[in-house]
Molecule: transfer RNA
Organism: Methanobacteriota archaeon
RNA sequence: GGGGCAGUGGCCCAGCUUGGAUAAGGCGGCGGCCUCCUAAGCCGCAGAUCGCGGGUUCAAAUCCUGCCUGCUCCG
Numbered sequence: 001g002g003g004g005c006a007g008u009g010g011c012c013c014a015g016c017u018u019g020g021a022u023a024a025g026g027c028g029g030c031g032g033c034c035u036c037c038u039a040a041g042c043c044g045c046a047g048a049u050c051g052c053g054g055g056u057u058c059a060a061a062u063c064c065u066g067c068c069u070g071c072u073c074c075g
Stems, first nucleotide, its partner, number of pairs: 001074007010027003020058001029045005051067005
C1' cells in the first nucleotide's frame, strides 16, 4: 500500500442479506413480592442520536460513499 471481517444500553449479543411505526434478548443496576435475614425465584422500571461525516429515499442500524478504531490475510 491492497483485500476481508467487526464497531448496536455499563458488559455481551440479535436485527443488516429482503429499508417501514415504541431496536429484541441475556448479564448487571434500581424498586417491589417472597423470606426472620440473605441468596434463589417471580413482577416491574430506567438505560442505546446503532463508531463519525456526507449522500440516496416519503422513510436508513439496514443501501451508497469518505474517514476513524480493532482483528486478520496478501505484498